[in-house]
RNA sequence: CAAGUAAACCGGGUGACCGCUGGGAUAAUCUCCCAGAGGAAAGUCCGAGCUCCACCGGGCAGGAUGCUGGGUAACGCCCAGGAGGGGUAACCCUACGGAAAGUGCCACAGAAACACACCGCCAGCGGCUGGCUUGCCAGUGCGGGCAAGGGUGAAAUGGCGGGGUAAGAGCCCACCAGCGGACGGGAGACCGUUCGGCUGGGUAAACCCCAUCCGGAGCAAGACCAAGAAAGGAACCUAAGGACGCCCGGCCUGUUCCGUGGUUGGUCGCUUGACCCCGGUAGUAAUAUCGGGGCUAGAUAGAUGGGCACCGUCCCGAUACGUCGGGAUACAGAACUCGGCUUACAGGUUUACUUGACAC
Numbered sequence: 001c002a003a004g005u006a007a008a009c010c011g012g013g014u015g016a017c018c019g020c021u022g023g024g025a026u027a028a029u030c031u032c033c034c035a036g037a038g039g040a041a042a043g044u045c046c047g048a049g050c051u052c053c054a055c056c057g058g059g060c061a062g063g064a065u066g067c068u069g070g071g072u073a074a075c076g077c078c079c080a081g082g083a084g085g086g087g088u089a090a091c092c093c094u095a096c097g098g099a100a101a102g103u104g105c106c107a108c109a110g111a112a113a114c115a116c117a118c119c120g121c122c123a124g125c126g127g128c129u130g131g132c133u134u135g136c137c138a139g140u141g142c143g144g145g146c147a148a149g150g151g152u153g154a155a156a157u158g159g160c161g162g163g164g165u166a167a168g169a170g171c172c173c174a175c176c177a178g179c180g181g182a183c184g185g186g187a188g189a190c191c192g193u194u195c196g197g198c199u200g201g202g203u204a205a206a207c208c209c210c211a212u213c214c215g216g217a218g219c220a221a222g223a224c225c226a227a228g229a230a231a232g233g234a235a236c237c238u239a240a241g242g243a244c245g246c247c248c249g250g251c252c253u254g255u256u257c258c259g260u261g262g263u264u265g266g267u268c269g270c271u272u273g274a275c276c277c278c279g280g281u282a283g284u285a286a287u288a289u290c291g292g293g294g295c296u297a298g299a300u301a302g303a304u305g306g307g308c309a310c311c312g313u314c315c316c317g318a319u320a321c322g323u324c325g326g327g328a329u330a331c332a333g334a335a336c337u338c339g340g341c342u343u344a345c346a347g348g349u350u351u352a353c354u355u356g357a358c359a360c
Stems, first nucleotide, its partner, number of pairs: 001356010012311004017306002020036006038331001042342002045340005050218004062214005067081005082096001083094004097209002102207002104203003118150002120146003125143002127140006158176002161173003177199001179196007222268006232258005240253003275294008312329007
């Protein structure tokens, strides 16, 4: 210098003006002062706090998770490690329990995808044919043996080499893979050494089995206050009206009071919190803890906007190389609050590391 890997961060700045939301000063108005979107506020995918409902306890069903150890309020998140895979490397990826409990499925091709022989190989065996030296030889593939080679397929029942055999085959042996036992190391996943019989297709993001966890609904949760109409209950028949020809009694309308639910409006919930910044300590780390400092939006149809000046960054054009002119300036935008994950993002900064080239 080039190409990369991992991580952290910024993501426009300053000034004045006109508006909007919240708070404060003031008895009140006017007026003044202060504060006012994000790293993802997004998707609403996980996990919690909080609230209401349900709840003796246990099980079934259903759902989620799935190597080991740790962290955390909790998690499907994070950290560290193991195994497998990718990369020259830095480093990255993994739904990574069980296929010797059972069931299902394995398209096309192929003989066969759970027990199979199409091409092929074989004369050791039963037949058959021929020969003769009469118990041997040769042939045949009908029966039979084999699965080495060919062919099909994503996959053909361990791989490869040697021995062996009629031909073959873990039939036997060495090495490798796998399974099981023993010993050693490790907290564990697992690793190493050694021995053994030699080997049992794949698929569980198919049913299933095993282990662990899970009650439901959500701030439009929920709590409180006020108002008046209808319906209900209680009291009063004292004033008025109604039905009956009249009176008493009772009833209805009525008057007063009461409570529940709903509606509308208001208040709370609502922003001080598993909070932020700096430093120390413990730990490889995630994280925990201690000390100091800080307060940083709370609207309710929903404020955070608009234009101006100067500057920054990028692009295009001109250039007298001093600058000038024009354009652009990402993704996006709170609504109860946190911890994560995922997705979007113009341009830029920093740190550590890897590989290659050149120079000293």
Molecule: Bacterial RNase P class A
Organism: Chloroflexota bacterium